[in-house]
RNA sequence: UAUAUAGUUAGGCAAACUCGUUGAAAAACGAAGACGCAAAGCUUCAGAUCUAAGGCGUUAAUAAUAAUGCUAUGAUAGCUGGGCCGCAUGC
Numbered sequence: 001u002a003u004a005u006a007g008u009u010a011g012g013c014a015a016a017c018u019c020g021u022u023g024a025a026a027a028a029c030g031a032a033g034a035c036g037c038a039a040a041g042c043u044u045c046a047g048a049u050c051u052a053a054g055g056c057g058u059u060a061a062u063a064a065u066a067a068u069g070c071u072a073u074g075a076u077a078g079c080u081g082g083g084c085c086g087c088a089u090g091c
Stems, first nucleotide, its partner, number of pairs: 004089002012037002018031005035078001041084003045081003048076003054071007
């Protein structure tokens, strides 16, 4: 030093569930709590998945309205890959 990670040390993060807040929702944030993680640090560039407020239709209906289909500009980095940064150091 690292497209490396056997062990040790110091540690780090925090799943589900619960409560509160925000949001149309997915979900996010905070508290508590630990399933796990060598990047479970950051970043939506590509793919994938989730949601459908708004938009565009369809059906029913005199209409109001109701149901329903499609669609991210929304979300997931603890979905995969990519990019950037980083602790420790046996061989």
Notes
Predicted 3D model of a 91-nucleotide RNA (c-di-GMP-I riboswitch aptamer) from Niallia sp. NCCP-28. The sequence was found by an Rfam model in a public genome assembly. NCBI's taxonomy places the organism under Bacteria, Bacillati, Caryophanales, Bacillaceae, Niallia. Its mean pLDDT, the model's own confidence on a scale to 100, is 83. Its Rfam family is "c-di-GMP-I riboswitch aptamer". Rfam's curators write: GEMM was predicted in a large-scale screen for bacterial structured RNA regulatory elements.